[in-house]
Record summary
Small-subunit ribosomal RNA from a Candidatus Zixiibacteriota bacterium, 1553 nucleotides, folded computationally. Model confidence (mean pLDDT): 83 of 100. Lineage of the source: Bacteria > Pseudomonadati > Candidatus Zixiibacteriota.
RNA sequence: UAAUUGACGGAGAGUUUGAUCCUGGCUCAGAACGAACGCUGGCGGCGUGCUUAAUACAUGCAAGUCGAACGAUAACGUCCGCUUCGGCGGAUUAUUAAAGUGGCGAACGGGUGAGGAACACGUGGAUAAUCUUCCCCUAUACCUGGGAUAAUCCUCCGAAAGGAGGUCUAAUACCGGAUAAUACUUUUUGGUGGCAUCACCAGAUAGUCAAAGGCGGGGUAACCUGCCGUUUAGGGAUGAGUCCGCGCCCCAUUAGCUUGUUGGUAGGGUAACGGCCUACCAAGGCUCCGAUGGGUAGCCGGCCUGAGAGGGCGACCGGCCACACUGGGACUGAGAUACGGCCCAGACUCCUACGGGAGGCAGCAGUAAGGAAUAUUGCGCAAUGGACGAAAGUCUGACGCAGCAACGCCGCGUGGGUGAUGAAGCACCUUGGUGUGUAAAACCCUUUCAGUGGGGAAGAACCGUGCGAUGAGUAACUGCGUUGCACCUGACGGUACCCACAGAAGAAGUCCCGGCUAACUCCGUGCCAGCAGCCGCGGUAAUACGGGGGGGACGAGCGUUGUUCGGAUUUACUGGGCGUAAAGGGCGCGUAGGCGGACCUUCAAGUCGGAAGUGAAAACCGUUGGCUUAACCAGCGGCCUGCUUUCGAUACUGUCGGUCUUGAGUUCAGGAGAGGAAAGCGGAAUUCCAGGUGUAGCGGUGAAAUGCGUAGAUAUCUGGAGGAACACCGGUAGCGAAGGCGGCUUUCUGGCCUGCCACUGACGCUAAAGCGCGAAGGCUAGGGUAGCAAACAGGAUUAGAUACCCUGGUAGUCCUAGCAGUAAACGAUGGGUACUAGGUGUCGGGGGUAUCGACCCCCUCGGUGCCGCAGCUAACGCAUUAAGUACCCCGCCUGGGGAGUACGAUCGCAAGAUUGAAACUCAAAGGAAUUGACGGGGGCCCGCACAAGCGGUGGAGUAUGUGGUUUAAUUCGAGGCAACGCGAAGAACCUUACCUGGGUUUGACAUGCUUGAGACCGCCGGUGAAAGUCGGCUUUCCCUUCGGGGACUCUUGCACAGGUGCUGCAUGGCUGUCGUCAGCUCGUGCCGUGAGGUGUUGGGUUAAGUCCCGCAACGAGCGCAACCCUUGUCCAUAGUUGCCAUCAGGUCAUGCUGGGGACUCUAUGGAGACUGCCGGUGAUAAGCUGGAGGAAGGUAGGGAUGACGUCAAGUCAUCAUGGCCCUUAUACCCAGGGCUACACACGUACUACAAUGGCCGGUACAGAAGGAUGCAAGACCGCGAGGUGGAGCAAAACCUCAAAACCGGCCUCAGUUCAGAUUGGAGUCUGCAACUCGACUCCAUGAAGUCGGAAUCGCUAGUAAUCGCUGAUCAGCAGGCAGCGGUGAAUACGUUCCCGGGCCUUGUACACACCGCCCGUCAAGCCACGGAAGUUGGGAGCGCCCGAAGUCGUUUACCUAACCGCAAGGAGGGUGACGCCGAAGGUGAAACUGAUGACUGGGGCUAAGUCGUAACAAGGUAGCCGUAGCGGAAGCUGUGGCUGGAUCACCUCCUUU
Repeated sequence: UAAUUGACGGAGAGUUUGAUCCUGGCUCAGAACGAACGCUGGCGGCGUGCUUAAUACAUGCAAGUCGAACGAUAACGUCCGCUUCGGCGGAUUAUUAAAGUGGCGAACGGGUGAGGAACACGUGGAUAAUCUUCCCCUAUACCUGGGAUAAUCCUCCGAAAGGAGGUCUAAUACCGGAUAAUACUUUUUGGUGGCAUCACCAGAUAGUCAAAGGCGGGGUAACCUGCCGUUUAGGGAUGAGUCCGCGCCCCAUUAGCUUGUUGGUAGGGUAACGGCCUACCAAGGCUCCGAUGGGUAGCCGGCCUGAGAGGGCGACCGGCCACACUGGGACUGAGAUACGGCCCAGACUCCUACGGGAGGCAGCAGUAAGGAAUAUUGCGCAAUGGACGAAAGUCUGACGCAGCAACGCCGCGUGGGUGAUGAAGCACCUUGGUGUGUAAAACCCUUUCAGUGGGGAAGAACCGUGCGAUGAGUAACUGCGUUGCACCUGACGGUACCCACAGAAGAAGUCCCGGCUAACUCCGUGCCAGCAGCCGCGGUAAUACGGGGGGGACGAGCGUUGUUCGGAUUUACUGGGCGUAAAGGGCGCGUAGGCGGACCUUCAAGUCGGAAGUGAAAACCGUUGGCUUAACCAGCGGCCUGCUUUCGAUACUGUCGGUCUUGAGUUCAGGAGAGGAAAGCGGAAUUCCAGGUGUAGCGGUGAAAUGCGUAGAUAUCUGGAGGAACACCGGUAGCGAAGGCGGCUUUCUGGCCUGCCACUGACGCUAAAGCGCGAAGGCUAGGGUAGCAAACAGGAUUAGAUACCCUGGUAGUCCUAGCAGUAAACGAUGGGUACUAGGUGUCGGGGGUAUCGACCCCCUCGGUGCCGCAGCUAACGCAUUAAGUACCCCGCCUGGGGAGUACGAUCGCAAGAUUGAAACUCAAAGGAAUUGACGGGGGCCCGCACAAGCGGUGGAGUAUGUGGUUUAAUUCGAGGCAACGCGAAGAACCUUACCUGGGUUUGACAUGCUUGAGACCGCCGGUGAAAGUCGGCUUUCCCUUCGGGGACUCUUGCACAGGUGCUGCAUGGCUGUCGUCAGCUCGUGCCGUGAGGUGUUGGGUUAAGUCCCGCAACGAGCGCAACCCUUGUCCAUAGUUGCCAUCAGGUCAUGCUGGGGACUCUAUGGAGACUGCCGGUGAUAAGCUGGAGGAAGGUAGGGAUGACGUCAAGUCAUCAUGGCCCUUAUACCCAGGGCUACACACGUACUACAAUGGCCGGUACAGAAGGAUGCAAGACCGCGAGGUGGAGCAAAACCUCAAAACCGGCCUCAGUUCAGAUUGGAGUCUGCAACUCGACUCCAUGAAGUCGGAAUCGCUAGUAAUCGCUGAUCAGCAGGCAGCGGUGAAUACGUUCCCGGGCCUUGUACACACCGCCCGUCAAGCCACGGAAGUUGGGAGCGCCCGAAGUCGUUUACCUAACCGCAAGGAGGGUGACGCCGAAGGUGAAACUGAUGACUGGGGCUAAGUCGUAACAAGGUAGCCGUAGCGGAAGCUGUGGCUGGAUCACCUCCUUU
């Protein structure tokens, strides 16, 4: 250098909505930790372990060493001598010990992080401004004297600590002298170099230093020699001091700070520069590039996280700093202002004889306290390192080890294989089974770790001793240096490691299982208990709580909590935004700053490249190696992205200089304009005043009233006064920076546009701070005041009405001079420059063509609108006037609420403005668009919806249902339409579910087992209201192996029965309703990011999404219609029980008979009607309209038939059914009562109020349905209900008969000859039984009622109205219900309005969908915060007082060995005193900050409180913004502004034709 490898790497999810896209916050998944807590816990290795109280500390240890510096001493030993043999004396280079003098060390090592925002730290430099013990090198010297003193001893004081005096003595202690330089200082000469002061070199001149020491060797000695030590000088190394550039947290709600302060001169001081200190002089110095102040914090290498950039942290290890009980101070020393030294002050603790003393664990252990929380008062100097020593060695809580703790990282184990009857147990279960699960058991193996026994290291190198070698040196030896061999030295520790033995033996838990997020079931619980990281679970079927089973994840750990980073592109440098989501300053001028046109040149600051120095080690990354592996450790390399120096490059930026014209500006000629200021003038209108005419009203409103008017208003005419505003023109026209500007004229004045030549030559853009302008409202002073009009007053409205409406009315609106400084000050869009399809209006100017022309046409510059492509956008939309594409500058945003609030500050006369938080609270708040729903929004359409009609209800009486009340009970359900003559097609008992009383308990009813008895059945008696209870009689079925068995009944016991008990909000089924309304959807395609749209909208048409046409749609389904039943016409067939035209017979009469099928009818099947035909109309279509024919005409009438869905609609009491509940009762039986009550209210009906009627008499005409415990004829009896009796009929055969109507008569408008309630009496019928409580009959009685307030219902044709008939239920009971026929109308102009519905469109803050949502006061509870008379702390600063220790200075007092001097004395020193400074303390006045505070203010939150209804729809007065006034409250009103206002109309513009 190249290649390869490494470096190497970026994930999202839940939650706003009915759904969607976006914005945006919250939350989760990851990693990490000096951690703590809960549950659990086998082993080992390596690490780590008071984060809180720099709180207080008992006890022990942590710094000593040197006898080879010195004096003195003691003991053992040894030697010598003496000895009375007890011992004594002396000497000890051996050994040991303790105190002292002296030396070195104690400034290292170890701890902690309080303080400190600083040259403290980091990095790079400077020191020409410095010091450096020990160590190394070079050189030098070691000469000569002197005086003391400690220890010891003696005396004394004190409790102690300690101290005083006297006597003696030594030194490497102390002092004098000599010598000495390239050292230092003074003076001075010359030269060289540099960086300002200066440095270096060569000289001259005066002063300053030692231990003759210690230990050895040789030598008789002189002396020689070795080692150590010492002196001076120079150098090195190490360490330290000082200075400088750069980097280094938060707050501007801290903006001004500073007097030794800034500089100079002189002096002092220091190792050294320097206001470091002092005197004098000058008045400077710092600061928006953040001074000063406040808060917080040891800094760094690094550690954690992250893709990175970043963010957070500063434990362990390493570097630096600071501190050592708190504050101050110096001494000693090379070095300290000294952790285990001293002095002083203070706090605290201890001792004390009360006089006085002692102490400082933030060293290692340990204790107390604090705390969620952090270890042994261990072993050893064997290793490494340090102090001392010549050395042996001594000391070393540094360090090496061990102990405790799962605190972390790493490794290992708790066994492996085979093993299905898929055992048992447990759980689930559809009762078949399934899961746990090869899991276990069982069989076959293995033995790590732990256990027991045995063996057993490395770490050891030294030193020393012994024996050698060698080097320097010496005359030589010893000694000294280097080195070889042997011996000797291990706290850990009998540890690591190895071997053997026995046996699966001793070793598994924790959290989770609704989604995110891997993992599901049962039971319990029942908005309780509880869970929860977010969304959220729990109100009787909880995969979400608790437990069980099962499963998932990790594993000696697992969870939780806390913290950091990540995810979060959610502060966006990498890498975001501001039209409507949070966000463009109200607008301009302009300072600093930022950015800046074309060409040439200089420099090289930025920028780029090369080299050098540095970037400590450790860490990190790669690689290699060592522990069995890994963690861990080691070697090498990379990295350390930085700083400095130097060399080079010059494109770009910058700098100096020069030039240019296109940016910008100027002159000239034209032009438009509600641009601004001042003065003057004008007409219309309102009001007022005066006068005239004139008379009873005017005015005002939804309707009224207040008000004005006979004292003459309103109206009308004339004249006058005064103020304010300027109709038409007038226009998405114009002008201005914005606010804003509108009659006319004049004066002054700013800006803009166009054209053409000329000129200057980048003079530009933007714009913090600053300055100015700035609607309306408001304020001050003075004027003015016509109209309008907050407040206020009155009248209305209303539940109220502090409003909307009306009548008045003051500030104000106007002017002058000031203040104020805000608006939806909006295009919700900052300014500038450039670029990027067009089309079409309009305003101002210029040009061309053409022309009689100012017409038309074309081009162009500047403004102002609309449409539209690309592009952009979440969408809406923007689109040459950008919200497109880019660049430059400024302002602003970072979830909602609290809050534009509080505090502070600035401004203001005030109102208030500007700046602008936090606690707390929520999981959203929001934008755009979508589908619905809704609107006191709009358009179109339909319906007995209104209207037009007819008849009712609401008034009366009665019936019936309901509410309410009552009751022992008045059983239950149904509740707007869509409950209320409803369930109930029929409560006297029964029904019956309710109440009272009397009874029963395997039960009134079902099934099975079991005990006993008996056929069953039946009969009688007592008691009783009955049920029941007590007792009695009678009776023996079938089979048999004779034991018994079966069926049935009774009985005992057990399972179970039973429940009209609860839940219709657990359900099925059935039903109502919107609604017989015309709708509801799908497939494919297309459009849209998406929800979704299209189709299904549009133009016509229809009863209809019915049909036609058009169309990015084309088709299809459920609905509509048709098919079904019935009525209406005809035909065919059939002809009895029905019919009878014709023929015949008969009767008083009758289809009565023969007969007939013609007709009616019956009941089967067909036909018929389709806008098929014609005219008109319409797009020639669909269709509509008129007509013909027809029994019927446009769906012929009626019925059945009810789309997707809505109402948690109704029903657990029709039935069925999950769950729950009762079980001598919530079950069952019986009697009686109740469901039938009655001040009252409502619904639905009946009957009436009469003459279109009532009564009497007479005479007609139906349809449908039912009938055997039944319907019942004729006949008789009764006034009658009815009775007697019973022909006929299981039915086209018999029962069977209508009433209104019609005819005749009476009544004559009245409470009646209307009406019939009520009551009395007498009866009938049903039924065990009509008292409570049936229907009917007769006689008598004869109530209210004379057509019904507000309101409200039904009906469009065989309908309404009216008339009767039948049926179901039923013993009896119908005014109800379901049907049937008879008689038989009126009206519909029309769709404005009410109600309901359909389609389209619009607004929406609704989506439980307007019975929605939602605002504010008040009341209650809880929470945090602000204010507050004050109270009480804290740190810092300032002034003054006092002033310790101590340095420095002065010194007349006292003391004093060395030197000088014969002496006196002197020099020098010490003590004391004084002075400056000076800590703590005291005091004063302010500021800042915290806690607390009666009371007070608003705010937030809280299942159901009160008052209203402000907002969302035109929200019922459109809303909102600013401001002012007012009001219980939302709020209302005035004034100006905005559209983020619906609706209708008009104008303009645009698009299409």